[in-house]
Molecule: c-di-GMP-I-GGC riboswitch aptamer
Organism: uncultured Steroidobacter sp.
RNA sequence: UACCGAAAGGGCAAACCCGUCGCGAGACGGGGACGCAAAGCCUCCGGUCUUCAGCAUUCACCUGAAGAUAGCGGGGUUGCCGGAU
Numbered sequence: 001u002a003c004c005g006a007a008a009g010g011g012c013a014a015a016c017c018c019g020u021c022g023c024g025a026g027a028c029g030g031g032g033a034c035g036c037a038a039a040g041c042c043u044c045c046g047g048u049c050u051u052c053a054g055c056a057u058u059c060a061c062c063u064g065a066a067g068a069u070a071g072c073g074g075g076g077u078u079g080c081c082g083g084a085u
Base pairs, nucleotide, nucleotide: 002085003083004082005081011036012035016031017030018029019028020027021026034071040077041076042075044074045073046072047069048068049067050066051065052064053063054062
């Protein structure tokens, strides 16, 4: 440096419940563990979802804008412990 995750130490924390915030998707804090070797960080690309507007008789579809999701995938970036290699 690459690869790997058996053992040990340490880390994160889904669903669900409570509280707060948000129109909403959801976010944050506490409890809680389904899982995670980047489940650390970043919306650059695609996906999904929300709100608003356009279109439309209405809904849906479609288009646009603003958002959510990094635990949907890709990409970028940094990096702990160890070695059955």